The prediction has a mean pLDDT of 84.
Predicted 3D model of a 75-nucleotide RNA (c-di-GMP-I riboswitch aptamer) from a Campylobacterota bacterium.
Lineage of the source: Bacteria > Pseudomonadati > Campylobacterota.
RNA sequence: AAUAGAAAAUGCCACACUUGUUGUAAAACAAGGUCGGAAAGCUAUGGGUCUUUAUGAGAUCGCCAAGCUGCUUUU
Numbered sequence: 001a002a003u004a005g006a007a008a009a010u011g012c013c014a015c016a017c018u019u020g021u022u023g024u025a026a027a028a029c030a031a032g033g034u035c036g037g038a039a040a041g042c043u044a045u046g047g048g049u050c051u052u053u054a055u056g057a058g059a060u061c062g063c064c065a066a067g068c069u070g071c072u073u074u075u
C1' cells in the first nucleotide's frame, strides 16, 4: 500500500422497552437493558424518511450511498 471479514483473539457499540431530563415536535442525552452489528466509529455531502411555530428551521449515519478513520487475517 492492497486485500478479505472465512477463522480465531482482544475488545467495542447498544434495537425494542423502562426511568429521569431537555425540546412545540420528530427526537436527543444519562442510567438500566441487550435485538442485532466488521465499521451499528465520525461527517448531514447527495438521496430517502420524519417533525414543525412550515416558502424557513430541525431530526434520523442502527435507511441507502459517499468521504475520512479503526481492528484482525493474507500478500
Base pairs, nucleotide, nucleotide: 001075002074004072005071012037013036017032018031019030020029021028022027035062041068042067043066045065046064047063048060049059050058051057052056